[in-house]
Context: one part of a larger RNA
Molecule: small-subunit ribosomal RNA, 3' major domain
Organism: metagenome
RNA sequence: UGACGGGGGUCCGCACAAGCAGCGGAGCGUGUGGUUUAAUUCGAUCAACACGAAAAACCUUACCAAGGCUUGACAUGGUAGAAGUAGGAACCUGAAAAGGGGACGACCUGUUGAGUCAGGAGCUAUCACAGGUGCUGCAUGGCUGUCGUCAGCUCGUGCCGUAAGGUGUUGGGUUAAGUCCCGCAACGAGCGCAACCCUCAUUGCUAGUUACUUUGUCUAGCGAGACUGCCCCGCAAAACGGGGAGGAAGGUGAGGAUGACGUCAAGUCAGCAUGGCCCUUAUGCCUUGGGCUACACACACGCUACAAUGGGUGGUACAGUUGGUUGCAAUGGAGUGAUCCGGAGCUAAUCCUCAAAGCCACCCUCAGUUCGGAUUGCAGGCUGAAACUCGCCUGCAUGAAGUCGGAGUUGCUAGUAACCGCAUAUCAGCAUGGUGCGGUGAAUACGUUCUCGGACCUUGUACA
Numbered sequence: 001u002g003a004c005g006g007g008g009g010u011c012c013g014c015a016c017a018a019g020c021a022g023c024g025g026a027g028c029g030u031g032u033g034g035u036u037u038a039a040u041u042c043g044a045u046c047a048a049c050a051c052g053a054a055a056a057a058c059c060u061u062a063c064c065a066a067g068g069c070u071u072g073a074c075a076u077g078g079u080a081g082a083a084g085u086a087g088g089a090a091c092c093u094g095a096a097a098a099g100g101g102g103a104c105g106a107c108c109u110g111u112u113g114a115g116u117c118a119g120g121a122g123c124u125a126u127c128a129c130a131g132g133u134g135c136u137g138c139a140u141g142g143c144u145g146u147c148g149u150c151a152g153c154u155c156g157u158g159c160c161g162u163a164a165g166g167u168g169u170u171g172g173g174u175u176a177a178g179u180c181c182c183g184c185a186a187c188g189a190g191c192g193c194a195a196c197c198c199u200c201a202u203u204g205c206u207a208g209u210u211a212c213u214u215u216g217u218c219u220a221g222c223g224a225g226a227c228u229g230c231c232c233c234g235c236a237a238a239a240c241g242g243g244g245a246g247g248a249a250g251g252u253g254a255g256g257a258u259g260a261c262g263u264c265a266a267g268u269c270a271g272c273a274u275g276g277c278c279c280u281u282a283u284g285c286c287u288u289g290g291g292c293u294a295c296a297c298a299c300a301c302g303c304u305a306c307a308a309u310g311g312g313u314g315g316u317a318c319a320g321u322u323g324g325u326u327g328c329a330a331u332g333g334a335g336u337g338a339u340c341c342g343g344a345g346c347u348a349a350u351c352c353u354c355a356a357a358g359c360c361a362c363c364c365u366c367a368g369u370u371c372g373g374a375u376u377g378c379a380g381g382c383u384g385a386a387a388c389u390c391g392c393c394u395g396c397a398u399g400a401a402g403u404c405g406g407a408g409u410u411g412c413u414a415g416u417a418a419c420c421g422c423a424u425a426u427c428a429g430c431a432u433g434g435u436g437c438g439g440u441g442a443a444u445a446c447g448u449u450c451u452c453g454g455a456c457c458u459u460g461u462a463c464a
Base pairs, nucleotide, nucleotide: 001464002463003461004460005459007458008457009456010455011454012453013452015448016447019412020411021410022409023408026304027303028302029301030300031299032298033297034295035294042052043051063290064289065288066287067286068285069284072129076128077127078126079125080124081123087104091100092099093098107120108119109118110117131279132278134277135276136275140273141272142268143267144266145264147262152191153190154189155188156187157186158167159166160165171182172181173180197256198255199254200253202224203223204222205221206220207219208218227250230244231243232242233241234240306405310364311363312362313361314360315359316358323352324351327346328345332341333340334339371402376397377396378395379394380393381392382391418440419439420438421437422436423435424434
């Protein structure tokens, strides 16, 4: 000087408290550990576990078994060679890859009567080499997580100290903030904070493909507006704090993007790049089939419930993001339905995509039930060469556990939580996951004693 303390002081944070909804018990989905397996590819301790993976039937795919290839699936170069060359149909073997087979039969430049000749491309052989999701993230770059959007981390000159270092950055106030003010052997400055950036809330002007009816709504472009600007009080004459007016909005208006010096030899050699090491008829490459989907069990994240603030049936109302030509698909018709037939319109403010909770009426009357829907059987539909391992959906039948969950534990302070649906990326198909969007819409915060994490000052230390 730091770090640490079951030392002290001050302060902050959904950290506790006050509340609301959960998880932990059940069934199922997904991930992980373990076990099993020929293989169940690999990585990931708080900061891994619906994570990499914004989609494992084949492919993906890296794993396993079997069958094959060896200048190779891909690149560059050297040397030599073959001329109906390169390519390649039928046919045969094969699970395919591939191996035979060889009808037919090219391209570019110059040239010739003429593929006639020479060269290129291509082919064959050979040599350099290719290739490696093989190892090392403790050799690395780049990127990322975490403390933490916490308020800190430093420098120049000066001063103090033999020096390590200190001062500034401590102190008195204040703030979300090393934010600002006052003081001070310090005076200034940099990276952070804040602001500048984007979106939303109010409004003026301009323009308008769509809808309507002129304004207006809406769309998108330029502005205005909020700055403690005004008033009162407190404080130290300051910073600032409390209250008020006006205002759509008030003291950071709300949300986002933005992550200082550094810490964890944190994560990633499997996104990419890359040093070293290793493999080179194999640790490379191709193919078929299997596996990543196993299942005494344990954990994590979710979905659905256990019901009457509910379930069922019928009627009826209101969105916003977005996506659409190998696509979205209306009206109509068939089917109980998934879906099918058919195809108007749409390269889209023009066409397509029914919102659901809600409201109205009726039934159920507290039961393992008209709750709950797992599981299983049968019959179908869709995608796709192909749904056995191993997809999704529909109908009929079946109707399990479950009566609100121990210790413990998570999220959230307002258009938030909770509840409700919709869209989209991935995608042939497959969403209870991810990312967005709107609809309905709360309760509580006395307070900082305690738990956790953090900041500053101070103190102790046999630690560095």